[in-house]
Molecule: SAM riboswitch aptamer (S box leader)
Organism: Rhodothermales bacterium
RNA sequence: AGCUCAUCCAGAAGGGUGGAGGGUGCAGGCCCUUUGAAGCCCUGGCAACCGCCUUGUUCGGUCGGGACCUACCCGCCGGGCAGGAAAGGUGCCAAGUCCUGCCUCGCUUCGCGACGCUCCAGGCGUCCCGGAAACCCGCGAGGAAAGAUGAGCG
Numbered sequence: 001a002g003c004u005c006a007u008c009c010a011g012a013a014g015g016g017u018g019g020a021g022g023g024u025g026c027a028g029g030c031c032c033u034u035u036g037a038a039g040c041c042c043u044g045g046c047a048a049c050c051g052c053c054u055u056g057u058u059c060g061g062u063c064g065g066g067a068c069c070u071a072c073c074c075g076c077c078g079g080g081c082a083g084g085a086a087a088g089g090u091g092c093c094a095a096g097u098c099c100u101g102c103c104u105c106g107c108u109u110c111g112c113g114a115c116g117c118u119c120c121a122g123g124c125g126u127c128c129c130g131g132a133a134a135c136c137c138g139c140g141a142g143g144a145a146a147g148a149u150g151a152g153c154g
Base pairs, nucleotide, nucleotide: 002153003152004151005150006149007148008147013043014042015041016040017039021032022031023030026101027100028099029098044093045092046091049089050088052084053083055082056081057080058079059078060077061076063075064074065073066072097146102143103142104141105140106139107138108132109131110130111129113127114126115125116124117123118122
């Protein structure tokens, strides 16, 4: 590099340096930015993934004790859940992962067609199919893909 799992609508900014970009890549949009982008450094903060804990609870043990067995109790060890701290390992500190892109479903709307109704002029209803228009986007929900971070592998 890659694989697996979990999470991604919350939260948290100042200074120095730097000097034109940035929001991971592509496309479209929208936004941030010379009232100073990215990057780097310092300080501060957020969160609680891993790790940690005088805690509670629950489950398990081929473990120890209560003279022996079962039950039970106490302890020890390990796991789950809840809780705690934030000194450790990371991460993060505009906007939902800024939004959309692919698929499915529902609704709305447009068009062709079929059938039915009708006062035959046109219109209405049901169903099938296809589409969403010049400029991002018809509206909503779910999923996928991609990505980010962590943990475990490799």